This is a predicted structure of a 72-nucleotide RNA (transfer RNA) from a Candidatus Tayloriibacteriota bacterium.
It was read from a public genome assembly.
Its Rfam family is "tRNA".
RNA sequence: CGCGGGGUAGAGCAUUGGUAGCUCGUCAGGCUCAUAACCUGAAGGCAGCCGGUUCGAUUCCGGCCUCCGCAA
Numbered sequence: 001c002g003c004g005g006g007g008u009a010g011a012g013c014a015u016u017g018g019u020a021g022c023u024c025g026u027c028a029g030g031c032u033c034a035u036a037a038c039c040u041g042a043a044g045g046c047a048g049c050c051g052g053u054u055c056g057a058u059u060c061c062g063g064c065c066u067c068c069g070c071a072a
Stems, first nucleotide, its partner, number of pairs: 002070006010024004018055001026042005048064005
């Protein structure tokens, strides 16, 4: 230099064009003599960055950044 895959909430992952969700964690409440477990609720992400296509983009296209792998 070439090829492939990834970047979405604090962590791990979904979401293949129409208001972005799950598990764990965090916080509050309930339960308990108390803690854990369990139950209920809440906060938290404008989706790596910049453009393009579209009425509408996390999703399709281009460039760039970054991580992992393959080949040389």

About this RNA
Its mean pLDDT, the model's own confidence on a scale to 100, is 84.